This is a predicted structure of a 75-nucleotide RNA (transfer RNA) from Candidatus Methanomethylophilus sp. 1R26. The source organism's lineage runs through Archaea, Thermoplasmatota, Thermoplasmata, Methanomassiliicoccales and Methanomethylophilus. The RNAcentral record of the sequence draws on Rfam. It matches the Rfam family "tRNA". By type it is a transfer RNA. The prediction has a mean pLDDT of 82.

């Protein structure tokens, strides 16, 4: 230099191929219930500008372009 894959709450992950309005689940955190207390269990709450920028569209996590980071392969 060329090619491929990945990036989504603090962590992991689904939805992406086939655009549809409220982005799924688990762990962790916080609050409550329970308990003599803790743990476990149950209930609830908060936390995401979907790596970044732009475009297409009535509408983008999803399609297109550019770019950043990481990994793999080729030279």
């Nucleotide at each position: 230099g060329g090619g491929c894959a990945a990036g989504u709450g603090g962590c992991c992950u689904a939805a992406c191929c086939u655009g549809g309005a409220u982005a799924u689940g688990g762990c962790a955190a916080c609050a409550g219930c329970c308990u003599c207390c803790u743990a476990a269990g149950c209930u609830g709450u908060a936390g995401g500008u979907u790596g970044a920028g732009g475009g297409u569209u009535c509408g983008a996590a999803u399609c297109c372009c550019u770019u950043c980071u990481u990994g793999c392969c080729c030279g």